[in-house]
RNA sequence: UCAUCCGAGGAGCGCUGCAUGGGUGUGGUGACAUACCCUCAGGCUCGGACUACAGAAUUCAGCAACGGCGCUCACCUACC
Repeated sequence: UCAUCCGAGGAGCGCUGCAUGGGUGUGGUGACAUACCCUCAGGCUCGGACUACAGAAUUCAGCAACGGCGCUCACCUACC
């Protein structure tokens, strides 16, 4: 660093549905493309574990930024 898993980024309910995934149909030798339906608003960032690969070689300290729309709650600050 890649894949996978876990945790954190305060929550609940509703709505829409891009990507991904699944199903059906159609086209195609095939890869795949496409239409419709279903699911779908932590898919992002940070940290940890870990497979594989690669690299580096002092120590210490600190730490988030974001996430469609509507409603509700929690937390913090200010005002009354």
Record summary
The RNA shown here (SAH (S-adenosyl-L-homocysteine) riboswitch aptamer) has 80 nucleotides and comes from a Rhodocyclaceae bacterium. Lineage of the source: Bacteria > Pseudomonadota > Betaproteobacteria > Rhodocyclales > Rhodocyclaceae. Its Rfam family is "SAH (S-adenosyl-L-homocysteine) riboswitch aptamer". Its family is annotated with S-adenosylhomocysteine metabolic process and regulation of gene expression in the Gene Ontology. The model forms 100% of the base pairs in the Rfam consensus.